[in-house]
Context: one part of a larger RNA
RNA sequence: GUCUGCGAGUUAUUGUUUGUGGCAAGCCUAAGUGCUUUUGGUACGGAGGCGAAGCGAAAGCGAGUGUGACAAGCGCGAAUGAGUCGCAAGCAAUAGACCCGAAGCGGAGGUGAUCUAGCCAUGGCCAGGUUGAAGCUUAGGUAACACUAAGUGGAGGACCGAACCGGUGUACGUUGAAAAGUGCUCGGAUGAGCUGUGGCUGGGAGUGAAAGGCUAAUCAAACCCCGUGAUAGCUGGUUCUCUCCGAAAUAGCUUUAGGGCUAGCGUCAGGCAAGGAUUCGAGGGGUAGAGCACUGAAUGGCUUAGGGCCCAUACCCGGGUACCAAAACCAAUUAAACUCCGAAUACUCGAACUCCGUACUGGCAGUCAGACUAUGGGUGAUAACAUUCAUGGUCGAAAGGGAAACAACCCAGAUCGCCGGCUAAGGUGCCCAAACUGGAUUAAGUGGAAAGGAUGUGGAAUUGCAUAGACAGUGAGGAUGUUGGCUUAGAAGCAGCCACCAUUUAAACAUAGCGUAACAGCUGACUCAUCGAGCGAUUCUGCGCCGAAAAUGAUUGGCGAUUAAAUCCAGUACCGAAGCCGCGGAUGCGUAUUACAUUCGUGUAAUAUGUGUGGUAGGAGAGCGUCGUCUAUGCGCUGAAGCUGAACUGUAAGGGACAGUGGAGCGUAGACGAGUGAGGAUGCAGAC
Numbered sequence: 001g002u003c004u005g006c007g008a009g010u011u012a013u014u015g016u017u018u019g020u021g022g023c024a025a026g027c028c029u030a031a032g033u034g035c036u037u038u039u040g041g042u043a044c045g046g047a048g049g050c051g052a053a054g055c056g057a058a059a060g061c062g063a064g065u066g067u068g069a070c071a072a073g074c075g076c077g078a079a080u081g082a083g084u085c086g087c088a089a090g091c092a093a094u095a096g097a098c099c100c101g102a103a104g105c106g107g108a109g110g111u112g113a114u115c116u117a118g119c120c121a122u123g124g125c126c127a128g129g130u131u132g133a134a135g136c137u138u139a140g141g142u143a144a145c146a147c148u149a150a151g152u153g154g155a156g157g158a159c160c161g162a163a164c165c166g167g168u169g170u171a172c173g174u175u176g177a178a179a180a181g182u183g184c185u186c187g188g189a190u191g192a193g194c195u196g197u198g199g200c201u202g203g204g205a206g207u208g209a210a211a212g213g214c215u216a217a218u219c220a221a222a223c224c225c226c227g228u229g230a231u232a233g234c235u236g237g238u239u240c241u242c243u244c245c246g247a248a249a250u251a252g253c254u255u256u257a258g259g260g261c262u263a264g265c266g267u268c269a270g271g272c273a274a275g276g277a278u279u280c281g282a283g284g285g286g287u288a289g290a291g292c293a294c295u296g297a298a299u300g301g302c303u304u305a306g307g308g309c310c311c312a313u314a315c316c317c318g319g320g321u322a323c324c325a326a327a328a329c330c331a332a333u334u335a336a337a338c339u340c341c342g343a344a345u346a347c348u349c350g351a352a353c354u355c356c357g358u359a360c361u362g363g364c365a366g367u368c369a370g371a372c373u374a375u376g377g378g379u380g381a382u383a384a385c386a387u388u389c390a391u392g393g394u395c396g397a398a399a400g401g402g403a404a405a406c407a408a409c410c411c412a413g414a415u416c417g418c419c420g421g422c423u424a425a426g427g428u429g430c431c432c433a434a435a436c437u438g439g440a441u442u443a444a445g446u447g448g449a450a451a452g453g454a455u456g457u458g459g460a461a462u463u464g465c466a467u468a469g470a471c472a473g474u475g476a477g478g479a480u481g482u483u484g485g486c487u488u489a490g491a492a493g494c495a496g497c498c499a500c501c502a503u504u505u506a507a508a509c510a511u512a513g514c515g516u517a518a519c520a521g522c523u524g525a526c527u528c529a530u531c532g533a534g535c536g537a538u539u540c541u542g543c544g545c546c547g548a549a550a551a552u553g554a555u556u557g558g559c560g561a562u563u564a565a566a567u568c569c570a571g572u573a574c575c576g577a578a579g580c581c582g583c584g585g586a587u588g589c590g591u592a593u594u595a596c597a598u599u600c601g602u603g604u605a606a607u608a609u610g611u612g613u614g615g616u617a618g619g620a621g622a623g624c625g626u627c628g629u630c631u632a633u634g635c636g637c638u639g640a641a642g643c644u645g646a647a648c649u650g651u652a653a654g655g656g657a658c659a660g661u662g663g664a665g666c667g668u669a670g671a672c673g674a675g676u677g678a679g680g681a682u683g684c685a686g687a688c
Stems, first nucleotide, its partner, number of pairs: 001688006011095013026050003032044005054061002064076004098237002101234001105227003109224003117201009126191001128160003131156001135152006164188003169184004203219001205215003240623006250263005264367002266364005275356003278352006289341001290339002295335003299331003304325001306324002308321004370395010400411003415585004420581003426575003429559003435572007452546002456543010473530005479503003484498003509524001512523003586613012624677001626674010642661004648655002
């Protein structure tokens, strides 16, 4: 892991609501006792309980009563009458209370020192090598000591290093050879050494050269048992079917924030027109927008207090100001916490018509982590698949078609079947169902990346020049006074300053640029000739271009496509979904008819017709199956149950002829009672 079996809302009491039954202003017995065909039944038993009257703290009074001075007012009641006892079901409370699951807490309950810590008693062990303390001896030496030398000697938590004890570094091992090891390396190795055997100390206790270490692979309180089914606002699991409806992720409060309570939203029953939608009417408002009348912000001007600076001044007066600037005025702006104004919506009240599973009361819930998207805001950076509100939508709880793929986008809400039809979004070269016509654009594979930049190109408009010859090109000219004057070393068109005239001309600047030290030189403006028809400038606009660098091989989904298979405009077809239609079937609800039944309320069935039938949490309803009990009725050795196969059958849970196997019990109908349904719980046991 698989298979088989087991495996989770139970039981008691009390309360409450619904259904149903008995009796009813009443209803019921409990313990107990008698009888009996004794797990049972039946009779007695009114002790007691609930109800029929309330109000008050109470005395108390009573359809009233309390308050109160009150006959008032107000509060709670009556008038407006239904209970009670069974049975069944929903839910709650108390109990382990749907099941499994802690770490833990307590016990004057117990077991452990064969591991390990310390201690006690008694034994054992430490190759070999080295160093050479004290003391002693001899010699020297001293007055005597001291002292010196040689020898002797054999001390040491001494040295090196096996056994032995340890465990420094590293590699391997990591489902190991091993629940702590192996190899190499390393520390101690006569000592606070190592070790055998026997013994002592224990659970808030021991022992500890102290690490919270160790106390039997367990230690910030051992192990076993008991309290014990501890508790778990937490995680996981919770077993057959179909039908009807169908949420929430919000508010308030919470030692509250992943929990709860009440409300909101769901469902079921009762219940009626109180409720909702739509239209009309009447309201209040200060948002969007707008505005500057107030309050602020903020720009320029004008005017002018105050100040600065300059001038002047013995002082008092004064003068100037391209400085700063209040107030007023003019012009143009601006605001969530400005408003002279001011919508659309929304909201409140009223009325009307139609429609609606409506208000309200009660039973039972679930929900309190929401997500994205559009719009209006806040926070942030007018960042975030960010965060936080509001109003819609979708997902959540929604399948189907489209967007290549893609909860939240677009279309559209799946009762079931059909080898029928029409459409939506989106599409119609091929993959891949379906396409053509007309008019334009793009040349970038743009389509299939931005700011910004640019004689790309299409369209529209304004304007200038042009056969008296434009624009571009080519040829020629582009001169004279003059090197204008000044300045300057020089200044000659061209460093700079001033002026910018006149002449000859078809035209030619006291020169627009390059150039020289200064000249020179080269162009330009301007003119003629040649040529022969359009050429410039500006604005708006369509589609393109550049901008364009990322890590495995690239991408409109791919292939591929250029008067398109790109883009825009117009048109007509077609494809395309579980949408809509058609045909057939099932079923909920409403209505009608008929039949049957009826406790006369209605119920059941059939038919017709209308309208529905996605669904998580969850509410409600109807059923299938298992085991057992009772009653009735059947089957079985001429073969029961079980097992294997299985036609057929029911909307489903399921039923099941028949055949084989098997060898003794089993069904059907009604009623009743449950240890009543398995795939999940790192479920439990067994098998493989």
Molecule: large-subunit ribosomal RNA, domain II
Organism: marine metagenome